[in-house]
């Protein structure tokens, strides 16, 4: 300076699944279903330890479980775009 990761603040876009049923009715409960808040497990790989077989600890995710949440509207939403604060990689 024509300012990278990244953090955060505002505003935008933002998908899935029954407006089922019953009830003391906006909640609850039964049944079926949803993953894209948020939790929970795993690969390769690294590192130890070893009878060299294989154990142990770390180890993502939009993959898998669906505990919590959700299945009209609204609320909420990963992530994604501006515009701004903060930060300086880089030149």
């Nucleotide at each position: 300076a024509u300012g990278a990761a990244u953090a955060c603040a505002a505003g935008g876009g933002g998908a899935g699944a029954g407006a089922c049923c019953a009830u003391u009715u906006u909640a609850u409960g039964g049944c079926g279903c949803c993953g894209a808040c948020g939790g929970a497990g795993c690969a390769a790989a690294u590192a130890c330890g070893g009878u060299c077989a294989c154990g142990u600890a770390u180890g993502a995710a939009u993959c898998u479980c669906u505990c919590a949440g959700g299945c009209a509207a609204a609320a909420a939403g990963a992530c994604u775009c501006u515009u701004g604060u903060a930060g300086g990689a880089c030149g």